[in-house]
RNA sequence: GUAAUUAUAGUUCAGUGGUAGAAUAUUUGAUUGUGGAUCAAAAGGUCAUGGGUUCAAUCCCCAUUAAUUACC
Numbered sequence: 001g002u003a004a005u006u007a008u009a010g011u012u013c014a015g016u017g018g019u020a021g022a023a024u025a026u027u028u029g030a031u032u033g034u035g036g037a038u039c040a041a042a043a044g045g046u047c048a049u050g051g052g053u054u055c056a057a058u059c060c061c062c063a064u065u066a067a068u069u070a071c072c
Stems, first nucleotide, its partner, number of pairs: 001071007010024004018055001026042005048064005
């Protein structure tokens, strides 16, 4: 340099156009003599950035940025 893949909660990952979820972590409560474990609840998202298509975009298209891989 060319091509491909990826970017979603603190972390690891789902989500095939119709208001965004799980596990884990954090906080609170219950339980326990205390802690751990268990149970219940809460909080936490500009869906990498900027445009386009659409009545409607995490999802489709383009560009940019970052990471990874292959080739040179």